[in-house]
Model confidence (mean pLDDT): 82 of 100. Predicted 3D model of a 73-nucleotide RNA (transfer RNA) from Perca flavescens. Its Rfam family is "tRNA". It is annotated as a transfer RNA. Rfam links the family to the GO term triplet codon-amino acid adaptor activity. The RNAcentral record of the sequence draws on ENA and Rfam.
RNA sequence: GGUUGCAUAGUGUAGUAGUCAUCACGUCUGCUUUACACGCAAAAGGUCCUGGGUUCAAUCCCCAGUGCAACUA
Numbered sequence: 001g002g003u004u005g006c007a008u009a010g011u012g013u014a015g016u017a018g019u020c021a022u023c024a025c026g027u028c029u030g031c032u033u034u035a036c037a038c039g040c041a042a043a044a045g046g047u048c049c050u051g052g053g054u055u056c057a058a059u060c061c062c063c064a065g066u067g068c069a070a071c072u073a
Stems, first nucleotide, its partner, number of pairs: 001072007010025003018056001027043001029041003049065005
């Protein structure tokens, strides 16, 4: 240099155009305990990497950019 893939809560992930974006861990609050842990209940936390395009409607499709990874020369 070329080709391909990935980017979604603090971390890791699901989501196959249809309107409330999923789960686990973590965090916070309450219960339980002498206290901690475990357990139970509830809550908060997301500009779905950025900018355009297509569409009645985009996390999802298309284009460009940025970052990361793999392969190849």